[in-house]
RNA sequence: AGUCGAACGAAGCAGAUUGAAAUCUUCGGAUGGAUAUCUGACUGAGUGGCGGACGGGUGAGUAACGCGUGGGUAACCUGCCUCAUACAGGGGGAUAACAGUUAGAAAUGACUGCUAAUACCGCAUAAGCGCACAGGACCGCAUGGUCUGGUGUGAAAAACUCCGGUGGUAUGAGAUGGACCCGCGUCUGAUUAGCUAGUUGGUGGGGUAACGGCCUACCAAGGCGACGAUCAGUAGCCGACCUGAGAGGGUGACCGGCCACAUUGGGACUGAGACACGGCCCAAACUCCUACGGGAGGCAGCAGUGGGGAAUAUUGCACAAUGGGCGAAAGCCUGAUGCAGCGACGCCGCGUGAGUGAAGAAGUAUUUCGGUAUGUAAAGCUCUAUCAGCAGGGAAGAAAAUGACGGUACCUGACUAAGAAGCACCGGCUAAAUACGUGCCAGCAGCCGCGGUAAUACGUAUGGUGCAAGCGUUAUCCGGAUUUACUGGGUGUAAAGGGAGCGUAGGCGGUCAGACAAGCCAGAAGUGAAAACCCGGGGCUCAACCCCGCGGAUUGCUUUUGGAACUGCCUGACUGGAGUACUGGAGAGGUAAGUGGAAUUCCUGGUGUAGCGGUGAAAUGCGUAGAUAUCAGGAGGAACACCGGUGGCGAAGGCGACUUACUGGACAGAAACUGACGCUGAGGCUCGAAAGCGUGGGGAGCAAACAGGAUUAGAUACCCUGGUAGUCCACGCGGUAAACGAUGAAUACUAGGUGUCUGCGGGCAUAGCCCGUAGGUGCCGCCGCAAACGCAAUAAGUAUUCCACCUGGGGAGUACGUUCGCAAGAAUGAAACUCAAAGGAAUUGACGGGGACCCGCACAAGCGGUGGAGCAUGUGGUUUAAUUCGAAGCAACGCGAAGAACCUUACCAAAUCUUGACAUCCCGACGACCGGACAGUAAAGUGUCCUUCUCUUCGGAGCGUCGGUGACGGGUGGUGCAUGGUUGUCGUCAGCUCAUGUCGUGAGAUGUUGGGUUAAGUCCCGCAACGAGCGCAACCCCUGUCCUUAGUAGCCAGCAGUUCGGCUGGGCACUCUAGGGAGACUGCCGGGGAUAACCCGGAGGAAGGUGGGGAUGACGUCAAAUCAUCAUGCCCCUUAUGAUUUGGGCUACACACGUGCUACAAUGGCGUGGAACAAAGGGAAGCGAGUCCGUGAGGAGGAGCAAACCCCAAAAAACACGUCUCAGUUCGGAUUGUAGUCUGCAACUCGACUACAUGAAGCUGGAAUCGCUAGUAAUCGCGAAUCAGAAUGUCGCGGUGAAUACGUUCCCGGGUCUUGUACACACCGCCCGUCACACCAUGGGAGUCGGAAAUGCCCGAAGUCGGUGACCCAACCGUAAGGAGGGAGCUGCCGA
Repeated sequence: AGUCGAACGAAGCAGAUUGAAAUCUUCGGAUGGAUAUCUGACUGAGUGGCGGACGGGUGAGUAACGCGUGGGUAACCUGCCUCAUACAGGGGGAUAACAGUUAGAAAUGACUGCUAAUACCGCAUAAGCGCACAGGACCGCAUGGUCUGGUGUGAAAAACUCCGGUGGUAUGAGAUGGACCCGCGUCUGAUUAGCUAGUUGGUGGGGUAACGGCCUACCAAGGCGACGAUCAGUAGCCGACCUGAGAGGGUGACCGGCCACAUUGGGACUGAGACACGGCCCAAACUCCUACGGGAGGCAGCAGUGGGGAAUAUUGCACAAUGGGCGAAAGCCUGAUGCAGCGACGCCGCGUGAGUGAAGAAGUAUUUCGGUAUGUAAAGCUCUAUCAGCAGGGAAGAAAAUGACGGUACCUGACUAAGAAGCACCGGCUAAAUACGUGCCAGCAGCCGCGGUAAUACGUAUGGUGCAAGCGUUAUCCGGAUUUACUGGGUGUAAAGGGAGCGUAGGCGGUCAGACAAGCCAGAAGUGAAAACCCGGGGCUCAACCCCGCGGAUUGCUUUUGGAACUGCCUGACUGGAGUACUGGAGAGGUAAGUGGAAUUCCUGGUGUAGCGGUGAAAUGCGUAGAUAUCAGGAGGAACACCGGUGGCGAAGGCGACUUACUGGACAGAAACUGACGCUGAGGCUCGAAAGCGUGGGGAGCAAACAGGAUUAGAUACCCUGGUAGUCCACGCGGUAAACGAUGAAUACUAGGUGUCUGCGGGCAUAGCCCGUAGGUGCCGCCGCAAACGCAAUAAGUAUUCCACCUGGGGAGUACGUUCGCAAGAAUGAAACUCAAAGGAAUUGACGGGGACCCGCACAAGCGGUGGAGCAUGUGGUUUAAUUCGAAGCAACGCGAAGAACCUUACCAAAUCUUGACAUCCCGACGACCGGACAGUAAAGUGUCCUUCUCUUCGGAGCGUCGGUGACGGGUGGUGCAUGGUUGUCGUCAGCUCAUGUCGUGAGAUGUUGGGUUAAGUCCCGCAACGAGCGCAACCCCUGUCCUUAGUAGCCAGCAGUUCGGCUGGGCACUCUAGGGAGACUGCCGGGGAUAACCCGGAGGAAGGUGGGGAUGACGUCAAAUCAUCAUGCCCCUUAUGAUUUGGGCUACACACGUGCUACAAUGGCGUGGAACAAAGGGAAGCGAGUCCGUGAGGAGGAGCAAACCCCAAAAAACACGUCUCAGUUCGGAUUGUAGUCUGCAACUCGACUACAUGAAGCUGGAAUCGCUAGUAAUCGCGAAUCAGAAUGUCGCGGUGAAUACGUUCCCGGGUCUUGUACACACCGCCCGUCACACCAUGGGAGUCGGAAAUGCCCGAAGUCGGUGACCCAACCGUAAGGAGGGAGCUGCCGA
């Protein structure tokens, strides 16, 4: 994908030559152009030749001799090309084109007639070739091959020419290309285990270029498969590419080799070559044309279009180069190819400037407001020109000509810092941080994770870090990952040893000698294409890239020559492994038969009477129809006490009375025999607790299910009374267990010690002991191993062999499939989806209705209360304009509040102010401020009037008030989960830690544990610990005894006076006051104890074993309390959430709770009297005596006292006497009425007290609960702080003054040691299942639809092959008839 006119005929066109008919003619000729010939680098058809089987594209199919690699063909072909040899003689008949007729819309035909060839067909010739038959010689791994010659037989050829050649035929050889066969290699699945009828082989035949079941007829019954057949899924293979230290793992784009395909399926034709991308036929789907009859087509060629998609380019230039086809050649064709265009898609190179430049500019960000960073960065000054832009020159690629690229690469000149920087990240991994915004929202995220008001993690900004014409994300692959482990992992407890044995295949295997050479080792040869990779050179300015090398590598395969250590195979031998025979003892080893006694139950009989039985307690149940109990006799079944023991036996499961029979194994001794006979063991076979199933027995006790009674909120349980399967026997099935030593079997080696069982040997002083040896079975322990715990000759040590098993948790040992089973079920055994863990061992805590020890008013023993009543007070709730806020188990609730009528006050209503009620600064005015008077108001706010500074250098200064401006000021507004400080609590419990050392891989441990002891981690002893700190104790205060010092306002023994009062003198002895001392230390004695610490008892002493009380509160826990004491970060308000004023509220009231007071009475109330007895406090805006008045609260008045002086101030209970006499009272005092007092501007809301009157509930308090161990409980008064007034509260003071403690079982709390743990926010923990709602994934589901493959049957196109061929036919034969030969048609097999 055409080309050739130098194969051929014809047509057209152009040119040349020739020049007919005809016309005109001046008759010379002219015009004209038919016909013929020739030429052409012209044109499109046709015959013919060669090429369209190459080149180009794609990877659908294919798990295959498809590919890779190495071989074979003695079983083959090969056009064009090269070489050699021999030829090319002489004939024949057609046919397209063309012309005519004709069918059709068209595509395409049909008929008649003419013609050529290198088209087609006979004949001749045959060196050589093919075939058939019979020979000879030589050779080979089998079939067989080569050479030679004989006879018969068959088949050839083409011409063209420019005369140089080119082409043709036959045969042989070569080269090239192809075909077929074989060894080895080549993905996953066994939930695919059996597959196969042309299947496997043979014989005959056919077919092919050739071997072959390739095809056919007959015969035989083979062939493949656990070394994975068949089936299913996926896939083109390789050189190579990516990664990796390597071994490997992944991939098969570009480039190169092979294969397959050309819309899907089938088929042949032609040809050297095809079953053919741009050829033919048939079928199917699709698209197009149509006159509806019928036709046309195949971009997985280059561009391009549509569609799909996250995504992939120009309908470009040229055959100039390299190649290809045709041709003799010129040449034509060539979307092969060479170039250009588009794309940061990749790799490589280069630039975006260089030097200088501090006022460290401006801007921006931040800030501790000083500054700091951006930052020499910019600007400014001085330079340079790579790229880009402009101009000029201008290649190589080309051999004589010919250049698409292209005026391209490259060179030169002038010119301007101009035109040229982005992306990601900044919590850790991981280089690089700050601010603002946001507030579990918006969002980020590779893993961990970040975000809930101070986010280096979100978003933005500034700054920084990294890379850079790129950067980041996503996807995939390798690496890290020794996380499939060949190199190079494991299995006691983390995932993982099969329940056990026997044994097949397989794997592995003792000693010696010889032979062989399969494995193995060495040498050589061939091959391992090129490209790629590495090395050495070279070329583009460098590099990427390209070129060269008789460089390497390609770890492989084949052939050949040697070797013989090891493995293997063969031969011969050996005894150590293994086994046989002999002797001996031990044993719950197994099977069968028989026997025995104890006990339970039942039956019969006797005795006997009211209960028995059972439990934490009961009841159901049994019993007067005689139970239980007891005695005697009998029946029946099951199990075998003591011995009995980390004792024995067995492969494991397992085996326990005794006797007998049969029988298996192990062990020891001795050393006779065999001579490696061994070890392990996928499949396979056998055994295999209990429960369960089947058939038939048996059934005493026990006992699922079931029934009843209890318990309980319930109790389908635990407990009790009954009770059926079952448990037992025989024969079958089943085949699982925490079938465990959670530890497969075998062999060898590697310190010891001590028990026990069974043998044997030796010794001795022999009821026995000792030494040794073999086999079991235990404990402790070294090396070593191990994450640790631990193992440790019975290994979890060191090695070897074989088997089984594991690879994050859940889903799940589930689903589906298959096998087994009567069933129950067993065996094998996933995925979707989901999580970031699940798990092991050890550590420290915490916890336990675990253990041991100890303590505490913790219980117990006591005393007195609360809970019932009334009232007080606080809280909740409710109400309200407001009832301000906080505190909430113990550890909130008579708490903040040591004191709300106003104030306080923070709340509410109303009215006011806005630099403010309060502080600082600035400016102005004034001279005040204070004070006084007035108006007005609910009050404040507001307004008016009077009076009026100091100092001075005379400039002013100071002070104060008013006005103004803005900084500010103010907030009892929020957050106690942003904080400081303070406080509560465990708890005055005895604990909490550190340094050094030691132990442990480590967390950690030790010390601090242990034996005693104490109130105590107090002390003693011991100890791999030795010391130290904070706590305990002591030091401090009060109190108890004594001494001393000092005596006023205190005291009075003695003396004196006295108004009788310590009043006075006097005194300091005593009491007391307040300074200093002493004293108590287990110091002394006895006993116990370890001779210690210490305990018990005693003496003395005021006090005795910390004398009593107080202060003192370790490390820490509770995000405990407090932003309303105070301080404070951040947020919020600013004519108000700030400030002032009046009034109200905090005091409300169906109710509930806490804490108290007073009572309920006779251990009492009341009255009288006396003359009773304290301590500790307070007092000047104070305490206030005596006196007087008042019934009283109190009033009048006022001595004294700044206090050991005076006052408050009377202490009360107690004691004595009287009365009351058990009552809602002479108890109790609430409530209410009237009248008062006091404080205070003011007692209405809302004070306390007094007098008179009134006289409620309440008669000792349910469940429950609190305090207290001695000067305590109980009881009785007194005082103080706060405070004008207002305690039943709080804090103190003294008076009177008990009971009880056996003891630590229990409740609560705490401490130490130990143990378990799946808890660590630590038991108020963790966690399981159903249900409800939403969502995700998967399964089932009446069915329905689609696809793939297989098998069977039916129809059967094209077509090859076969048959037939009556019809048709030019070449050859024949004079002809006809024949030979061929074809259409029909038909048979196969067939999409």
The RNA shown here (small-subunit ribosomal RNA) has 1392 nucleotides and comes from an uncultured bacterium. RNAcentral holds the sequence, with entries from Greengenes.